[in-house]
Molecule: transfer RNA
Organism: Candidatus Shapirobacteria bacterium
RNA sequence: GGGCAUGUAGCUCAGCUGGUUAGAGCACCGAUCUUAUAGGUCGGGGGUCCAUAGUUCGAAUCUAUGCAUGCCUA
Numbered sequence: 001g002g003g004c005a006u007g008u009a010g011c012u013c014a015g016c017u018g019g020u021u022a023g024a025g026c027a028c029c030g031a032u033c034u035u036a037u038a039g040g041u042c043g044g045g046g047g048u049c050c051a052u053a054g055u056u057c058g059a060a061u062c063u064a065u066g067c068a069u070g071c072c073u074a
Base pairs, nucleotide, nucleotide: 001073002072003071004070005069006068007067010026011025012024013023019057028044029043030042031041032040033039050066051065052064053063054062
């Protein structure tokens, strides 16, 4: 340099046949049970989905470009 894949919560990921309010587990915060800083139960906060454009009535989801990371190759 060429090709491919990935980018969603603090972390690991789901959602990708375009349409419910963007979710799960762990972590975090609060309450409660307990001798207990462990563990159980209940509840809560946190993301405008990598960026910018485009298509569409409607985009995390489709298209283009850029950026980042990983893999293959010269």